[in-house]
């Protein structure tokens, strides 16, 4: 050093619930909150789910997969 792996230390994200705001609707923002994750960072491209009368330049990245970036370094 890489890859896989995940002790430790420091740091980050932030589930359900409530409350307020927003969608017709999954959802989506703000606060509170701490169940978790080492990519729970970033992308709908593929599958998979979900909403919508419905076209869908809908929605879900905390449902798998890929692509792209990426801290620490014991065993």
């Nucleotide at each position: 050093c890489c890859a896989c792996c995940g002790a430790a230390a420091g740091g980050g994200u932030a589930a359900a619930g409530u409350c307020c705001g927003u969608g017709u609707g999954a959802u989506c923002g703000g606060a509170u909150g701490a169940c978790a994750c080492a990519a729970a960072g970033c992308u709908a491209c593929c599958u998979g789910u979900u909403c919508u009368a419905a076209u869908g330049a809908a929605a879900u990245a905390g449902a798998g997969g890929g692509g792209c970036u990426g801290u620490c370094g014991a065993a």
Notes
c-di-GMP-I riboswitch aptamer from a Nitrospirota bacterium, 75 nucleotides, folded computationally. Lineage of the source: Bacteria > Pseudomonadati > Nitrospirota.